[in-house]
RNA sequence: GGGCCUGUAGCUCAGUUGGUUAGAGCGGGCCGCUCAUAACGGUCUGGUCGUAGGUUCAAGUCCUACCGGGCCCA
Numbered sequence: 001g002g003g004c005c006u007g008u009a010g011c012u013c014a015g016u017u018g019g020u021u022a023g024a025g026c027g028g029g030c031c032g033c034u035c036a037u038a039a040c041g042g043u044c045u046g047g048u049c050g051u052a053g054g055u056u057c058a059a060g061u062c063c064u065a066c067c068g069g070g071c072c073c074a
Base pairs, nucleotide, nucleotide: 001073002072003071004070005069006068007067010026011025012024013023019057027045028044029043030042031041032040050066051065052064053063054062
C1' cells in the first nucleotide's frame, strides 16, 4: 500500500426481507431471605447503535467517506 471482517448499555454479545417502543446475560443500586455472609428471589438502573453525510414516508439494518481494532497478501 491492497483485500476482507468488525465497532450496539460499564463488560460479553443478540437484533428476521429496513417498519413503528433497541434487547439478553453479567455488572451496579435498593429490597426480601439469614443470627450474619454467600448463594438465591424481586425490583430498579443503564445506550449520541464509532463519526459525518446520503437514500427512504421510515435506517442499528442500505450506500459513501473518514476514525479505531483484528486477519490475510505484498
This is a predicted structure of a 74-nucleotide RNA (transfer RNA) from an Alphaproteobacteria bacterium. It matches the Rfam family "tRNA". By type it is a transfer RNA. Lineage of the source: Bacteria > Pseudomonadati > Pseudomonadota > Alphaproteobacteria.